[in-house]
The RNA shown here (Lysine riboswitch aptamer) has 174 nucleotides and comes from Haloplasmatales bacterium 4B. The coordinates come from a structure-prediction model, not an experiment, and the mean pLDDT is 76. Its Rfam family is "Lysine riboswitch aptamer". Gene Ontology term of the family: lysine biosynthetic process.
RNA sequence: AUUGUGGGUAGAGGUGCACUAAAAAUGCAUACAUCAUAAGAGGACUGGAACUUUUGAGGAUGAUGGAAGAUUUAUAGUGCCGAAACGAAUAAAUGGGCCAGACAUAUAUUCGUUGGAAUUUCUUUGUAUGGAAGAAUUCUGUCAUUGAUUAAUCAAUGGAGCGCUACCGGUUAA
Numbered sequence: 001a002u003u004g005u006g007g008g009u010a011g012a013g014g015u016g017c018a019c020u021a022a023a024a025a026u027g028c029a030u031a032c033a034u035c036a037u038a039a040g041a042g043g044a045c046u047g048g049a050a051c052u053u054u055u056g057a058g059g060a061u062g063a064u065g066g067a068a069g070a071u072u073u074a075u076a077g078u079g080c081c082g083a084a085a086c087g088a089a090u091a092a093a094u095g096g097g098c099c100a101g102a103c104a105u106a107u108a109u110u111c112g113u114u115g116g117a118a119u120u121u122c123u124u125u126g127u128a129u130g131g132a133a134g135a136a137u138u139c140u141g142u143c144a145u146u147g148a149u150u151a152a153u154c155a156a157u158g159g160a161g162c163g164c165u166a167c168c169g170g171u172u173a174a
Stems, first nucleotide, its partner, number of pairs: 002173001004171002007168005014081001016080006023073004032065006042052002045101004084114008093105003115140007123132003142159007
């Protein structure tokens, strides 16, 4: 030098991932507020208490005014390459006037799936532009095997990020 085995550091994939800012679009001829009209009894997701309501609830029609969270687009910046996303369980917290439930939101831990991107389809969710899971197809990176090739490289098949590449040092065998 080689082989097996585990550790550390640094990297790569590309319409790569996530976050932040301001701008625009969608949300929206909306919610909501006021006035008018006609009728007329309840009112928030459920229950209870309280409050409010014939001095007119809630809804409808018309007129006037009129948002937002969130989502998307391109731009700039930041952090990164299980980046990140999704699902399940657990925990406490927040939300809507009080209590309890249900629901929703973000956070933490554990387990599981996905190498990355796009398109289509179906399911689901949502107020909407949209989002998410699965499936199929296409493109792409990586490794293994096989074949061609002097080599570089190309093709086919297949696997998965607990992967791959480079370097560092430890250890086993010979």